[in-house]
This is a predicted structure of a 318-nucleotide RNA (Archaeal signal recognition particle RNA) from a Thermoproteales archaeon.
Its Rfam family is "Archaeal signal recognition particle RNA". Gene Ontology terms of the family: SRP-dependent cotranslational protein targeting to membrane, signal sequence recognition and signal recognition particle, plasma membrane targeting. Its Rfam clan is "SRP clan". Rfam classes the family as a non-coding RNA gene.
Of the family's consensus pairs, 96% are formed in the model.
The sequence was found by an Rfam model in a public genome assembly.
RNA sequence: GCAAGGGGAAAGCCCCGGGGGGCUGCCCCUACCCUGUAACCGCAAAUGGGGCUUACGGCGGGGGGCGUUAACCUUGAAGGCGCCUAGUCCUCUUCACGAAACGGCCUAGGCAUUAGGACUAUGAAUCCCAGUCCCGUGGGGCGUCUCGUGGUGCUAGGUUUCUCGGAGGAGAAACCGAAGCACCGUUUAAGCCGAACUGGGUUAGGCCCGGAAGGGAGCGGCCCUAAGGCUUACGGGACGCGUUCACGGGGGCGCUGGGAAGAGCCCUAAUGCCUAGGUACGCCGUGAAUGACAGGCCACUUCAAGGGAUGCCCUUGC
Numbered sequence: 001g002c003a004a005g006g007g008g009a010a011a012g013c014c015c016c017g018g019g020g021g022g023c024u025g026c027c028c029c030u031a032c033c034c035u036g037u038a039a040c041c042g043c044a045a046a047u048g049g050g051g052c053u054u055a056c057g058g059c060g061g062g063g064g065g066c067g068u069u070a071a072c073c074u075u076g077a078a079g080g081c082g083c084c085u086a087g088u089c090c091u092c093u094u095c096a097c098g099a100a101a102c103g104g105c106c107u108a109g110g111c112a113u114u115a116g117g118a119c120u121a122u123g124a125a126u127c128c129c130a131g132u133c134c135c136g137u138g139g140g141g142c143g144u145c146u147c148g149u150g151g152u153g154c155u156a157g158g159u160u161u162c163u164c165g166g167a168g169g170a171g172a173a174a175c176c177g178a179a180g181c182a183c184c185g186u187u188u189a190a191g192c193c194g195a196a197c198u199g200g201g202u203u204a205g206g207c208c209c210g211g212a213a214g215g216g217a218g219c220g221g222c223c224c225u226a227a228g229g230c231u232u233a234c235g236g237g238a239c240g241c242g243u244u245c246a247c248g249g250g251g252g253c254g255c256u257g258g259g260a261a262g263a264g265c266c267c268u269a270a271u272g273c274c275u276a277g278g279u280a281c282g283c284c285g286u287g288a289a290u291g292a293c294a295g296g297c298c299a300c301u302u303c304a305a306g307g308g309a310u311g312c313c314c315u316u317g318c
Base pairs, nucleotide, nucleotide: 001318002317003316004315005314006313007312009310012066013065014064015063016062017035018034019033020032025052026051027050028049029048040061041060042059043058072307073306074305075304076303077302078301079300082297083296084295085294087293088292089291093289094288095287096286097285098284102282103281104279105278106277107276108275109274110273111272112271113270114269115268116267117266119264126260127259128258129257130256131255132254133250134249135248136247137246138245139244140243141241142240143239144238145237146236147235148234150184151183152182153181154180157176158175159174160173161172162171163170164169189232190231191230192229193228199224200223201222202221207216208215209214
């Protein structure tokens, strides 16, 4: 000096992310979004930070890998999360709008069939009459309220005046006059209560006049009553009623009664058909995108090829 093998690097190389959008004259970066690794730290950064096609972000500080390399970089191919398109389209999916022609579904009515149930010759369907219902008119019933009979005569008694008497008193005339009696009417009758003062009658006891006889006033009690009240009857009036009858008119689904009639009618369910209405479920039309297709970009994975740098140490051989 050359070759082979091995080893370590403070020195050599490489890694500690990448992409999309956005901003920008353009590039990288922070802030936004997507996606990786075992894998960075600190400072500032959208009125932005650093750069110029040689555009590697800036400043500062660290960690790790590889031993010349399947660690790293580049290129190509395949796959591929995600993203973009002012592209094409309505085939799939979905959304919106429209439309009830067709189908489906729902509701109502009608008809038919089947099944079940109940009724039916002690009479189904159907028809006629009447009642029930409403209005008007008239008459009953019930209830409440309200109003409701005089006259004539007589008498008890009372007022005034006069006469007589020893007193209590007696008599006459005129007038008033009953709640008493009689009679005659009236639609208007019966029963009960009802008087301290201030009705009448009867008046125990007591009081008064008197020689006595007799008489007088009169409390209480009792009886009869006025005014008035209550109940009932009768008559009139007013109002009312889950009251009733009659006549006339109206109405007529249901129910009841009567007549004619002579075997079906009714209900429920299912099925089918028809009619009417509704419903946007299907179908249809239109427009779209979250859809489909197409064109791109792309983290990441796999495969293949290629690429690049400084040397140092040890062993062996020539």